[in-house]
C1' cells in the first nucleotide's frame, strides 16, 4: 500500500414562491355568562415556531396502559436452557467459561441429556448401529492351471459428511484390546485453583460405548385472555319507554270530573346510531459534564421539549452547490414513510466522512 476487523456519524447542503398540518398569539364574526369585562369556538383571516426514520417495516419477542376472567392444586398446550451482572421485563444487553472458524484483529453457537425408550441417517457403500464381508489376508479340500467350494480374519484397500480407538509390540496359520505400554476418549473418587461456569492434576474401573432432541421424547423453571377498532365521556335525529301538562274523542246543557287515545308537538328516562371529545404526546424522554463499574450501566448536576393526522399533513417548483449515469442536452439522490407510546430482535440499505485495530502471503 492493497486487503481485512470492530466501532461511530451522516442520509444531498444552502436560499426563494406557492400549498398542507399542529401549536401559540392577534383580529373580525359566531355563541354564552354574574355584560366597560370574560369564557367557548374545526368559522375567517393573519403572524411566528415545528413538522418522519435509522430502520417509522416484518408484527418476531417483551412491557407500559386499558378492559375481561381469577380460592388452591394438577393436566394439556407453548416458552426457555453454559456461569456471572446489567435491565421494567424479554427469543435482550455486557462481561466470563467451552465448542466451532479465521495467520490474526475478530466472528459465530436454543450451549440441559443420545449410558431411559422410540424415530431417522440421502448419495455411494458388503454393512449406517446390529451386525455384517466387496476386494483383500489366512488354513481345509477339489483342479495339471485359471479358478471353484467351505471355514476363519476385521489389520490393509475401497465408499462415504460419518463405519465400532491410535501408535508400538506380544502373539497367530492370518489376525483382533486377545494382551501389554503410552495416548486420547468414557465413567467414578479425591486433591489443587476460582465467585461460577471451569481450569490444573493424582488414583482406580471396563478396554471404546457412531451421529442427531429448533424429531418425538425425559429433566428443571417460567406462562391468565384480549387489545388503541383497547377503554372512557358528550350525544342531533329516527324508533322505544314513562304518561307529566297541554291537545283529540267520549259521558254532559255548561264548568269541574271521570274513561278512552295519545298517531301530533313539548319536557322527562334509559339505551348510545351518526358526529364530537378524551384516551394522545412531559415520557422506563433527549443532550452535556462528574463520580462508580473492565462493560452493559447505575447516581448526581446543569440545560432542552422534539411530528401529533383520522379518505390520514409532512408536496410542488425555480437558482446556486455536492454526488451519480450520459459525449452532450439532460435525466436521478439508496432503502423507505409515523398512526396509543416504550424497550429489543430481525429484515432492506446506494454514497459519503471519522476513529481504532489486524495482516499468512506479496511490495517497499
Nucleotide at each position: 500500500a492493497g486487503g481485512a476487523a470492530a466501532c461511530g456519524g451522516c442520509c444531498g447542503g444552502c436560499g426563494g414562491u406557492c400549498g398542507c398540518a399542529g401549536c401559540u398569539g392577534c383580529g373580525c364574526g359566531a355563541u354564552c355568562c354574574u355584560u366597560u369585562g370574560g369564557g367557548u369556538u374545526g368559522g375567517c383571516a393573519u403572524a411566528g415556531c415545528u413538522g418522519a426514520g435509522g430502520a417509522a417495516a416484518g408484527u418476531c419477542c417483551g412491557g407500559a396502559c386499558u378492559c375481561c376472567g381469577a380460592a388452591g392444586g394438577g393436566c394439556a398446550a407453548g416458552g426457555u436452557g453454559c456461569c456471572g451482572c446489567g435491565g421494567a421485563a424479554a427469543u435482550c444487553g455486557c462481561g466470563g467459561g467451552c465448542g466451532g472458524c479465521g495467520u490474526a484483529a475478530g466472528c459465530c453457537g436454543a450451549c440441559g441429556g443420545a449410558g431411559a425408550g422410540u424415530g431417522c441417517c440421502a448419495c455411494a457403500g458388503a454393512a449406517a448401529a446390529c451386525a455384517a464381508a466387496c476386494c483383500g489376508c489366512c488354513c481345509g479340500c477339489c483342479u495339471c492351471a485359471c479358478g471353484g467350494c467351505g471355514g476363519g480374519u476385521a489389520a490393509g484397500g475401497g465408499u462415504g459428511a460419518a463405519a465400532c480407538g491410535g501408535u508400538a509390540g506380544u502373539g497367530u496359520a492370518a489376525g483382533a484390546g486377545a494382551c501389554u505400554a503410552c495416548c486420547a476418549g468414557c465413567g467414578g473418587c479425591c486433591c489443587g485453583u476460582g465467585a461460577g461456569a471451569g481450569c490444573g492434576g493424582a488414583c482406580c474401573g471396563g478396554c471404546u460405548c457412531g451421529g442427531u432432541a429448533a424429531a418425538c421424547c425425559c429433566c428443571a423453571c417460567c406462562c391468565g385472555g384480549a387489545g388503541c377498532a383497547a377503554g372512557g365521556c358528550c350525544a342531533u335525529g329516527c324508533a322505544g319507554g314513562g304518561u307529566c301538562a297541554g291537545g283529540a274523542g267520549g259521558c254532559g246543557g255548561c264548568c269541574c270530573g271521570c274513561c278512552u287515545c295519545g298517531a301530533c308537538g313539548g319536557c322527562c328516562c334509559g339505551g348510545g346510531u351518526a358526529g364530537g371529545c378524551c384516551g394522545c404526546a412531559u415520557g422506563a424522554g433527549c443532550g452535556u459534564c462528574a463520580c462508580g463499574g473492565u462493560a452493559a450501566c447505575g447516581u448526581g448536576g446543569c440545560g432542552c421539549c422534539c411530528a401529533g393526522a383520522u379518505g390520514g399533513a409532512u408536496g410542488a417548483u425555480c437558482g446556486c452547490c455536492c454526488c451519480c449515469g450520459g459525449c452532450a442536452a439532460c435525466g436521478g439522490g439508496a432503502c423507505a414513510g409515523a398512526a396509543u407510546c416504550c424497550g429489543g430482535c430481525u429484515u432492506a440499505c446506494a454514497a459519503c466522512c471519522g476513529u481504532u485495530u489486524c495482516u499468512c502471503c506479496c511490495u517497499c